[in-house]
Model confidence (mean pLDDT): 82 of 100. A computed fold for a 75-nucleotide RNA from a bacterium, annotated as transfer RNA. RNAcentral records the identical sequence in 3 taxa. Its Rfam family is "tRNA". By type it is a transfer RNA. Gene Ontology term of the family: triplet codon-amino acid adaptor activity.
């Protein structure tokens, strides 16, 4: 250099054209003499970054940035 796959709430991941979710974690109340369980509720991401189709993009196109992985060059 060339292909391939990944980027989405702290934290492991789903959603893949029209509601941004779970589970852990974190606050709060109930619940215990108190912790821990449980139950109920809430806080928190504009989905890598920029353009582009499109009524309408996290999801389809292109670039680019970063991490894994394969080939290939160079000694």
């Nucleotide at each position: 250099g060339g292909g391939g796959c990944u980027g989405u709430a702290g934290c492991u991941c789903a959603g893949c054209g029209g509601g941004a979710g779970a589970g852990c974690g974190c606050c709060u109340c109930u619940u215990u003499g108190g912790c821990g369980u449980a139950g109920a509720g809430g806080a928190g991401g504009c989905c890598g970054u920029g353009g582009g189709u499109u009524c309408a993009a996290u999801u389809c196109c292109c670039a680019c940035c970063a991490g894994c992985u394969c080939c290939a060059c160079c000694a």